RNA sequence: GGGCGGUUAGCUCAAUGGUAGAGCGUCUGCUUGACGUGCAGAAGGUUAGAGGUUCGAGUCCUCUACCGCCCACCA
Numbered sequence: 001g002g003g004c005g006g007u008u009a010g011c012u013c014a015a016u017g018g019u020a021g022a023g024c025g026u027c028u029g030c031u032u033g034a035c036g037u038g039c040a041g042a043a044g045g046u047u048a049g050a051g052g053u054u055c056g057a058g059u060c061c062u063c064u065a066c067c068g069c070c071c072a073c074c075a
Base pairs, nucleotide, nucleotide: 001071002070003069004068005067006066007065010024011023012022013021018055026042027041028040029039030038048064049063050062051061052060
């Protein structure tokens, strides 16, 4: 330098162009003598950044940043 994949909640990951979710974690309540388990509920999001297409974008297109893999080049 070229190609491909990835970036979404604290972590790991989902999500046919049409309400942004799950598990784990955190918090509260119930349960227990207490802890744990179990049950119920809640909080937590600039979907990496910018722009475009669309009635509508996490999803499609362009650019940028970062991470990973492969190839090439130089030495």